[in-house]
């Protein structure tokens, strides 16, 4: 340098063209002699970033920036 695989909510992670979603965690309530379990509601998203393609893009393409693996070049 190339070749591949990830980047989506705090954490993991799902969504492969047609309203952006879980689980955990948060936060509020109900239970409970307290905690903890439990039940409910309920926050929270520039979907990595610029462009382009479409009536419509997380999803498709071009570039660019991060991370994991693989090959390989100088020395």
């Nucleotide at each position: 340098u190339c070749c591949u695989c990830g980047g989506u909510a705090g954490c993991u992670c799902a969504g492969u063209g047609g309203u952006a979603g879980a689980g955990c965690a948060g936060u509020u309530g109900a239970c409970u002699g307290u905690u903890a379990a439990u039940c409910a509601a309920u926050u929270g998203g520039u979907c990595g970033g610029a462009g382009g393609u479409u009536c419509g893009a997380a999803u498709c393409c071009u570039c660019c920036c991060c991370g994991g693996g693989g090959a390989g070049c100088c020395a």
This is a predicted structure of a 75-nucleotide RNA (transfer RNA) from a Planctomycetota bacterium. Lineage of the source: Bacteria > Pseudomonadati > Planctomycetota. Rfam family: tRNA. The family's RNA type in Rfam is transfer RNA. Its family is annotated with triplet codon-amino acid adaptor activity in the Gene Ontology.